Model confidence (mean pLDDT): 82 of 100. c-di-GMP-I-GGC riboswitch aptamer from uncultured Desulforhopalus sp., 67 nucleotides, folded computationally. The model forms 89% of the base pairs in the Rfam consensus.
RNA sequence: GACAAAGCCAAACCUACCGAAAGAUAGGGACGGAAAGCCACGGAUCUACAAUGAUAGCCGGGCUGCC
Repeated sequence: GACAAAGCCAAACCUACCGAAAGAUAGGGACGGAAAGCCACGGAUCUACAAUGAUAGCCGGGCUGCC
């Protein structure tokens, strides 16, 4: 440093499938991203509510990576 290069990731939506759900996974797709890589530690939001969980592309933090 996304107003550069080589690359990378992939929102919404659709299909299949899992889940009580939020949502996840795979394929298609591309709104965007300089960490949109990983970690649920703190907050926040969502789901369930007797218990469960989810979102890292909500914010903060930690570790690592390309030029």

Lineage of the source: Bacteria > Thermodesulfobacteriota > Desulfobulbia > Desulfobulbales > Desulforhopalus. The sequence is in RNAcentral, with records from MGnify.